[in-house]
A computed fold for a 90-nucleotide RNA from a Bacteroidota bacterium, annotated as SAM riboswitch aptamer (S box leader). Its Rfam family is "SAM riboswitch aptamer (S box leader)". Rfam links the family to the GO term regulation of gene expression. NCBI's taxonomy places the organism under Bacteria, Pseudomonadati, Bacteroidota.

RNA sequence: GAUUUAUAAAGAAGCGCGGAGAGACAGGCUCUGUGAAGCGCUAGCAACCCUCCUGAAAAUGGAAAGGUGCUAAUUCCUGAAAUAUAAACC
Numbered sequence: 001g002a003u004u005u006a007u008a009a010a011g012a013a014g015c016g017c018g019g020a021g022a023g024a025c026a027g028g029c030u031c032u033g034u035g036a037a038g039c040g041c042u043a044g045c046a047a048c049c050c051u052c053c054u055g056a057a058a059a060u061g062g063a064a065a066g067g068u069g070c071u072a073a074u075u076c077c078u079g080a081a082a083u084a085u086a087a088a089c090c
Stems, first nucleotide, its partner, number of pairs: 001090001003088006013042005021031003025079004043071003048067002051063003075082001
């Protein structure tokens, strides 16, 4: 990167460096020097994978150490053969 499946109205932020952009894209609307992106640290949310408990098993429910993910606004809104994330596979 391609394909498949699932999810996306709930939930969860502080500090340091940085110094003007950010919210994928188009249009809108919004956030931002009362400090954007990015990077780091710490904290948290969630429960896709793994693990553990429950159960004869499958399921369901629970836990959250590990692998990801996420922590303005319904995926911010509308649009599209759209996007993002997880897991599997090539």